[in-house]
RNA sequence: CGGGGUAUAGCGCAGCUUGGUAGCGCGCGCGCCUGGGGGGCGUGAGGUCGACAGUUCGAAUCUGUCUACUCCGA
Repeated sequence: CGGGGUAUAGCGCAGCUUGGUAGCGCGCGCGCCUGGGGGGCGUGAGGUCGACAGUUCGAAUCUGUCUACUCCGA
């Protein structure tokens, strides 16, 4: 320098293909069960989806550029 992959809640990941309310597990708060611990059940909080633009009635999703990490090649 060229090409590919990844970026979504504190952590690990789905959702993207086919645009239409952002989810799961763990963790965290509260309540209940248990004499207590451990464990179980219910419920709740927590995200401007890496950044900036574009397309669209509508973008995590499509397009462009950039950033970080990573792989291949030169």
Molecule: transfer RNA
Organism: Colwellia sp. 12G3